[in-house]
c-di-AMP riboswitch aptamer (ydaO/yuaA leader) from Paenibacillus turpanensis, 134 nucleotides, folded computationally.
Lineage of the source: Bacteria > Bacillati > Bacillota > Paenibacillaceae > Paenibacillus.
The sequence was found by an Rfam model in a public genome assembly.
The coordinates come from a structure-prediction model, not an experiment, and the mean pLDDT is 78.
It matches the Rfam family "c-di-AMP riboswitch aptamer (ydaO/yuaA leader)". About the family: This family represents a conserved RNA structure found upstream of the ydaO and yuaA genes in Bacillus subtilis and related genes in other bacteria.
């Protein structure tokens, strides 16, 4: 000097998932803010379950088995999503769970959540904006 890994602080990011107050502190409680669900009329549908979320939809192969279906796994695509102001390129993600016979929209109203995970002088180019100095 370079590379890799771990820890702490700061500053940021994905996400609704943050802040403040009460309390010595914690537990607990409350408020604001952000977000979700239920819920009239009108309209829609006569419906075959529904919800959060970007995370939907396929093809092929294997297992299953003698044949076929359901199901599971893998691979390749894909609706869609984030990459830190925008665009283009580029590389990524494209999950997981919940409700239980019930739910369209939906004012009033009722009710619930505040987790978790990451990290760079940002992968590159161009543009825009802001600040400072002259």
């Nucleotide at each position: 000097a370079c590379u890799c890994a771990a820890a702490u602080u700061u500053u940021g990011c994905c996400u609704a998932a943050u802040u403040c107050c009460g309390u010595c502190a914690a537990a607990c409680g409350g408020a604001a803010a952000c977000g979700g669900g239920g819920g009239a009329a009108c309209c829609a549908u006569c419906u075959u379950g529904g919800g959060u979320g970007a995370a939907u939809u396929g093809a092929u192969u294997c297992u299953g088995c003698u044949u076929g279906a359901a199901a599971g796994a893998a691979u390749c695509a894909u609706a869609g999503g984030g990459c830190a102001c925008c665009u283009u390129c580029g590389a990524c993600c494209g999950a997981a769970c919940c409700c239980u016979a019930c739910a369209g929209c939906u004012a009033a109203c009722c009710u619930c959540g505040u987790c978790g995970g990451c990290a760079g002088c940002g992968g590159a180019a161009g543009g825009a904006g802001u600040a400072u100095u002259a």